The prediction has a mean pLDDT of 82. The RNA shown here (transfer RNA) has 73 nucleotides and comes from an uncultured Spirochaetales bacterium.

[in-house]
RNA sequence: GGCGAGAUAGCUCAGUUGGUAGAGCAAUCGGCUCAUAUCCGAUCGGUCGAGGGUCCGAGUCCCCCUCUCGCUA
Numbered sequence: 001g002g003c004g005a006g007a008u009a010g011c012u013c014a015g016u017u018g019g020u021a022g023a024g025c026a027a028u029c030g031g032c033u034c035a036u037a038u039c040c041g042a043u044c045g046g047u048c049g050a051g052g053g054u055c056c057g058a059g060u061c062c063c064c065c066u067c068u069c070g071c072u073a
Stems, first nucleotide, its partner, number of pairs: 001072007010025004019056001027043005049065001051063003
């Protein structure tokens, strides 16, 4: 340089044919317990990597850029 995969909550990851952004863990609070842990319940936490475009409507489609990983030269 060429090809491919990926970037979504603090972490690991879903998100279907474009139609209100989710789960588990973590954190906080409560329940349970003599107490802690486990367990149960609730809450908090997101400009979906940056910018632009299409569309009534974009995490999703298109263009460009950045970064990570793999293959190849």
It matches the Rfam family "tRNA". From the family's description: Transfer RNA (tRNA) molecules are approximately 80 nucleotides in length.